Description
A computed fold for a 356-nucleotide part of an RNA from a fermentation metagenome, annotated as large-subunit ribosomal RNA, domain IV. The coordinates come from a structure-prediction model, not an experiment, and the mean pLDDT is 88.
Context: one part of a larger RNA
RNA sequence: CCCUCGUUAAGGAACUCGGCAAAAUGACCCCGUAACUUCGGGAGAAGGGGUGCUUUGUUAGAGUGAGUAUAUAAACAUGUACGAGCUUGAGAGAGCCGCAGCGAAAUGGCCCAGGCGACUGUUUACCAAAAACACAGGUCUCUGCUAAAUCGAAAGAUGAUGUAUAGAGGCUGACGCCUGCCCGGUGCUGGAAGGUUAAGGGGAAUGCUAAGCGGCAACGCGAAGGUGUGAACCGAAGCCCCAGUGAACGGCGGCCGUAACUAUAACGGUCCUAAGGUAGCGAAAUUCCUUGUCUGGUAAGUUCAGACCCGCACGAAAGGCGUAACGAUCUGGGCACUGUCUCGACGAGGGGCUCG
Repeated sequence: CCCUCGUUAAGGAACUCGGCAAAAUGACCCCGUAACUUCGGGAGAAGGGGUGCUUUGUUAGAGUGAGUAUAUAAACAUGUACGAGCUUGAGAGAGCCGCAGCGAAAUGGCCCAGGCGACUGUUUACCAAAAACACAGGUCUCUGCUAAAUCGAAAGAUGAUGUAUAGAGGCUGACGCCUGCCCGGUGCUGGAAGGUUAAGGGGAAUGCUAAGCGGCAACGCGAAGGUGUGAACCGAAGCCCCAGUGAACGGCGGCCGUAACUAUAACGGUCCUAAGGUAGCGAAAUUCCUUGUCUGGUAAGUUCAGACCCGCACGAAAGGCGUAACGAUCUGGGCACUGUCUCGACGAGGGGCUCG
């Protein structure tokens, strides 16, 4: 010097990113217990008091109950009263000792406020346990059974020895109050008049070949057959088109003016759009400017709580806003408590060090 422990005057978070770590609380009995609440909880809320030993005392009482007496005329049985023995057992009085009586060990610290997630659960085996995942509940879509969906060249299998109160997929995520407007684009569903449109059908027209014909020849024409090219026309879904559909993918404006101080603008004008963000919330896990402004808390508060609204860039199942209970969650404050600190000190054990 390191590790693991013990104690520490006065102070008591001044430490620090942060009370991290440590300390404190702790058992049982009694009293007592708030806001809020889904009436179950919250709650061991909080906050107080007691606890040893001797004796009164084989305490009162309670349990069990040998047995005794008695009523029903007797017996059996039942009821009532007493009751040995055994077990259990407060409360109270008196006294005794210690610093201390759950005398050791084991054995909750608590409160207030807010964010997120309802909850119990699950997760990155070995740096993340969470606000992430799941969840019950909600909702949409598909699926009529040889189901849809999935695995598989296929056979076949799962779904399911199930049958729409079933199965599959997507989103949301208890509960309460709710979930606004836009179908122009994309998707999906429906429609079929018209336009476009493949293979295929169709075969107009035309090329090659050449018997033959013409020609002195070169060459020209050229039936049938064969072999190519191939127009019109017919021709489905799809697309164009017409509708519907948002708990489908998604989207939800700008400028100017105006009120008898000023300021502001209920009001008006204008441009654009498919429609211009409703309720609720809001400097927020979202706010750049920003340590916004005000209030509270502190002597002093970039954090925190409550408000304001100028929302750079909240917003309604990629749900909005609340919410009791819950959380090894995150944030702020307080009480208690302490070597976290002022600021160190002493002690114990084990290393380090020296010798071997």